[in-house]
Context: one part of a larger RNA
Order: sequence, then C1' cells, then structure tokens
RNA sequence: GCCGGCGAGUUACGAUACCUAGCAAGGUUAAGCAGCAUCUGCUGCGGAGCCGCAGCGAAAGCGAGUCUGAAUAGGGCGAUUUAGUUAGGUGGCGUAGACCCGAAACCGAGUGAUCUAACCAUGGCCAGGGUGAAACAGGUCUGAUCGCCUGUGGAGGCCCGAACCCACUUAUGUUGAAAAAUGAGGGGAUGAGCUGUGGUUAGGGGCGAAAGACCAAUCAAACUCGGAGAUAGCUGGUUCUCCUCGAAAUAGCUUUAGGGCUAGCCUCAAAUGUUUGCCUAUGGAGGUAGAGCACUGAAUGGACUAAGGGCCCCACCAGGUUACUGAACCCAAUCAAACUCCGAAUGCCAUAGGUUUAUAGUUUGGGAGUCAGACUGCGGGGGAUAAGCUUCGUAGUCAAAAGGGAAACAGCCCAGACCAGCAGCUAAGGUCCCCAAGUGCAAGCUAAGUGUGAAAGGAAGUGGAAUUACAAAGACAGCCAGGAUGUUGGCUCAGAGGCAGCCAUCAUUUAAAAAGUGCGUAACAGCUUACUGGUCAAGUGAUUCUGCACCGAAAAUGUACGGGGCUAAAGUUUGCCACCGAAGCUCUGGAUCCAGAAUUUAUUCUGGGUGGUAGAGGAGCGUUCCUUUAUGGGAUGAAGGGUAACCGUAAGGAUGCCUGGACUAAAAGGAAGUGAGAAUGCCGGC
Repeated sequence: GCCGGCGAGUUACGAUACCUAGCAAGGUUAAGCAGCAUCUGCUGCGGAGCCGCAGCGAAAGCGAGUCUGAAUAGGGCGAUUUAGUUAGGUGGCGUAGACCCGAAACCGAGUGAUCUAACCAUGGCCAGGGUGAAACAGGUCUGAUCGCCUGUGGAGGCCCGAACCCACUUAUGUUGAAAAAUGAGGGGAUGAGCUGUGGUUAGGGGCGAAAGACCAAUCAAACUCGGAGAUAGCUGGUUCUCCUCGAAAUAGCUUUAGGGCUAGCCUCAAAUGUUUGCCUAUGGAGGUAGAGCACUGAAUGGACUAAGGGCCCCACCAGGUUACUGAACCCAAUCAAACUCCGAAUGCCAUAGGUUUAUAGUUUGGGAGUCAGACUGCGGGGGAUAAGCUUCGUAGUCAAAAGGGAAACAGCCCAGACCAGCAGCUAAGGUCCCCAAGUGCAAGCUAAGUGUGAAAGGAAGUGGAAUUACAAAGACAGCCAGGAUGUUGGCUCAGAGGCAGCCAUCAUUUAAAAAGUGCGUAACAGCUUACUGGUCAAGUGAUUCUGCACCGAAAAUGUACGGGGCUAAAGUUUGCCACCGAAGCUCUGGAUCCAGAAUUUAUUCUGGGUGGUAGAGGAGCGUUCCUUUAUGGGAUGAAGGGUAACCGUAAGGAUGCCUGGACUAAAAGGAAGUGAGAAUGCCGGC
C1' cells in the first nucleotide's frame, strides 16, 4: 500500500411538541395483594397519589372575580371564549461519559540509586625517562654573619610518555557493525587521580566543582496502577436509496471576536384567505446628485478707505507725505463631508384602481443551520482617486450552479441541467484551416503585422472637413540677371563704412533694391537675403478640427495574436443578408410533485413545477433476531461463493449454470449490537 473483518446519536429518568389509540368533565392507577402461567408475563383487586374542571393575593382569605386602595375610582392578573387525561411512537431538550477517537496536565497509593550524581566503609592500580626544592656534609669567604662552590638528598595538583581515564579536531557511519560507534590525530597520566566490592540519600523529593545536569536508552518534576470514559468553545471521523422545499456568512449583547444567546434568513404542521408582488394615478415626508454664495468659513485681482508703520515737521495740541501693511464696504471671478437663498432623478410611506394565484403574505407552534464570506458593476470612507488591499451602501454571480462563450480561467458575458430522442429554432460568441458555420455583399480607412499591451511628449506618415493668401495680367520651386544713389545717415568710438551699441529710419533714380536678413573684416572689402525682370509652366503656401497609423517601447527555458497563418484582409469603421452555435426554447414519449376539476376511491383530464451545500420534511430498500400463518422449500442439493445479455426510478430483487454440502425463503407484524471508503482508525492476510 491493497484486500478482508471490526469501527461512531445509545440507554435510563424527567419535562415538552406532534402523531396514533382508549376514555372524556373527567382521565389514570403506584407499591402491594390474589389467581393463572415455569421464560418473569397475563388477568383481577388496590383511588393512596397525580393531572384537569377557577382564579386572584406575600398571606389570612375571598371567589367569576380578586389584589392594590379611603374608594363603588383607576390599574394589574383572571372570567365572559370549557378539553383534558392515560399509554405507545417520533422530533428536539435537560440530567447522566450521552455520537466516536484524541491531549498536555492534576491528585492518590506504590516501585526504583544493578544506569547515573554525591557521600560512607573496605580493597586495588599508575611501564619507562627527565628536572633536581628543602635539608645535610665538605670546601671557600668574613673579625663574625650573609653569601658562593662541590657533593649528598629526592620535593612537586612539576616535565615527556604507555597502561588507565577523558572526549578537543576531522573523516567515515546516518533504513549504522553501534538507539552515540570506528579510523587518524588530541588532553590528563602522584592527583581536586583512576577503579572493584558492599552500603546510604526518592519524586516538589534526592543529588548536583551548576549544564536545569543526573535519578535504569524517560526529567522545567521518574516509573507503575488507580480517580478515569478527567476536561478539550479544538482537529479528525460518523456507514443504504429516492422524492419536496431550501439557507447564512448580518444586527444586538457577550473576559466576546475561529465560541455562544436572541432576532433575521430555511423547513414542517395548523389557522387565516389575497392581506403578498408588480403597474398606473393621487397625496406625502426628506436636503443627496447638481447648482449657488443669501449664512458659516476658505480664497484671487481691483477699487475705495478707517487703522497701523516709515519719512518730514513738531514744546504741547496738531499737520503734511508715502512705489509700505491693510479690517470693513464695493466690483469681478472662485471653493466646501462636518456651508445652503435653492434643488432633482431614483428610492421610501400611504390611499385608490388595475393586474398577478406564486409551494405569495401574515399569525401560532415543532425542527434547524448560519455569525471566517469571495469577486464584478455602481455610490462613498481609509490608502497614494496603490493593491487579487481594507471598510460600508446597493445590484448581480459564485458560495450551494452543471451547460455555451472568454485559448486555459469559482465570482466576467449568455443561460438555470426531472429522464430519453441519430428532430427543429435561437442567446452570448462566431463563420480561411486547426474547428460547426460566408475566403458573404456594399462603401471607406490602415502599411504599422498596427491589428496581437501603455503615457507625457515628438514628427512635411496618410485620409476627411474647414478658413485664408498668391496664381494664365504667369504664382510656388529651380535657373539667368539686377539688388543702385545722397551715404562712410547721426551719435558713440582707437576704428564703427547696412551688419559691437544708442537714436532716427528720410529722400532720390527706378522694373526693383532695407539708412539693411545672415555670413564675413581690425575697420573697409567680399558673399548672401528681402525686393525686381527674364525663363519655365499649373497650381502653390499658411492655419484649425478630425479618422487611422509612426517614435517614445528593456526581462528572465523558446518564436508567442490559442496556433497556423492573414494586407482592396482572415485588420479596422459603417450598413445589410445568410448560416453556425447551449443541458436555453420548441417537438415526441415517459417519471414525479403541487393546485384545480371530474368521475368515482384510484384513476383520468387541465394548468404549473421538478440545479442544489448546511438544513427541515416525506416515502422506501436491505441486514440480525423474535411472533403468527404452519410440516412452506431442501441430499432429485439449503445457506454461502462464482458467473450471465432478466426485472425495478434507486437502495435492490428474481432466474439459469457452476461450486458448495445442510440448512432456509415468503407474507403480516415486532425488536435492534441495522448498512463503511476515508478517523496519520483497530486486528489479520498478502
């Protein structure tokens, strides 16, 4: 891991609602006794007691009333509205282990120092080598000490290093040879040394050169048994089928926030009988969007003007002035969730009419589940007008919804799957191929593979619309030619001659030519432009709006619109026709539920419904045992096992054949150790 077996809402008592049955203003016996019966019951007796038939009051008590009260008032609770009770079954509840498994822990009584910690008693062990303390002896020195030399001597938690003890490094080992080792090195090795044997200290206790270490592979409180099925607002698991309906992830409170209680939302029963929903009309309440500046504030410019500052003047009082500041008022233009002179649309409330008959609404009672929600659109708050962010409101979808589309894709678009059909029509979305259906029609646009990701900004890309200027009296571009004179304008300046700068910017000759557009010179010179003629020949400039394109544009495995591939399109804009396309709709047959009607008591007809998690309700299948039918079946083969194309909407049920070798089906009831795939489930096999 697989297979097989086992494996979880039970039982007692109490109260509660419903169902069934008995009796009914009543209902009912308990213990006990008696009779019968061997299977623990049945029948009778037993009226004690309990519930109901009357309530109110704390009570005495009174009583269809009573309590409060001074009250005959008012008010509270009752009556005027009669159904209960006993038993059984079912649902949920309470008390019990109370659906099952699961702690870490707590307490009690015991067992452990053969491991290890410390201590006590008594024993044992430490190759070899080195160093050479004190002390002593001799010598030497001195007046004498001190000292020095030589020798003897053999001290030390001394040195090197085996046994022995330890465990610092590294490699191997890591389902090991080993639940801590092995190899190579390392440290101590006469000491606070190592070690044998016997003994002592025990669980909130010991022992500890102290690491919360160690106390038998267990230690921030050992182990064994017991209290004990501790408790677990937590996790996991909880076993057959079909049918009807079908949620919630919210509010309030909570030592509450992943738990609960009440309400909301679901279901079942009974009652009510359109009260519900929608539309229209009418009447309301309200201060949002917008708008506005009349209030409260904010805020820009101007005008005007108190006041203040500066300056002048000034003994005081005063005065003058100001390119300073500036309230209020005025003009113009603005802003506001906590501003409003105004003010919608929706929504909400009420009434009336119409329409709808939906498992509508409401009430009472039984049973729940839910209290982590997610995304999308719209209206806001928080954040950065960030987040697959967070928090409200509102609608939808998912949750609990399959099907088609979006390549794939809970929350987007379309659409809500009772079953069957080799029938039809459509939705979203599509119609070149992958891939069902147009290489459809008409008219444009795009050249960027834009399409098939993006901004500010940039650009003689290109289409459309408009305004304006010039142009056959010849424009625009090119080419040929002219581009002059007073004059080097005046000033300034070293110089300033069109062209450093300042001022002025006239006049003449002209087809035209600036007191000069740019380059240039020290200043001149020189080149060039405006402007004009010629040549040529038909359009040429400027501006605005707009469609589609271009640049801006860098990412991690490999091109990358899903792919192929596509250019008067298979891109894009507008219009049109056809087709494809879903579990949608239709058609044919069938099942089931609800309502109504009809027959007539189980059918038919009509209309409508039948996605579904938590959950409520209903109807069934199967297993074991018991009762009855009752000697039904079975060696001419039971149960069990295997197999098969049969029947039933399902759980399941028949039958044949093979196996097997002795029990067992059906019907009507009853009672449960009653259904297995999951619990890191338990046991066994492989």

The part of an RNA shown here (large-subunit ribosomal RNA, domain II) has 686 nucleotides and comes from Atribacteria bacterium SCGC AAA255-G05. The sequence was found in a public genome assembly. It matches the Rfam family "Bacterial large subunit ribosomal RNA". Its family is annotated with ribosome and structural constituent of ribosome in the Gene Ontology.